RNAcentral holds the sequence, with entries from ENA and MGnify. This is a predicted structure of a 74-nucleotide RNA (transfer RNA) from a Nanobdellota archaeon.
RNA sequence: GGGCCGGUAGCUUAGCUCGGUAGAGCACUCGACUUUUAAUCGAGUGGUCGCGGGUUCAAAUCCCGCCCGGCCCA
Numbered sequence: 001g002g003g004c005c006g007g008u009a010g011c012u013u014a015g016c017u018c019g020g021u022a023g024a025g026c027a028c029u030c031g032a033c034u035u036u037u038a039a040u041c042g043a044g045u046g047g048u049c050g051c052g053g054g055u056u057c058a059a060a061u062c063c064c065g066c067c068c069g070g071c072c073c074a
Base pairs, nucleotide, nucleotide: 001073002072003071004070005069006068007067010026011025012024013023020057028044029043030042031041032040050066051065052064053063054062
């Protein structure tokens, strides 16, 4: 230098193919249960979807550029 994959909540990640309300598990907070804790159950908080631009009525999703990480080729 070239190619491929990945970047989404504090952590692990689904959703992208085929544009249409951003989800799950764990964690955290509150409540129920319990003599108390743990476990269990219920509810809740938490997201510039890596950054910038474009297309579109509408972008995590499509297009372009860039950054970061991994693998491969040279």
The same sequence occurs in records of 3 taxa. It matches the Rfam family "tRNA". The organism belongs to Nanobdellota, within Archaea.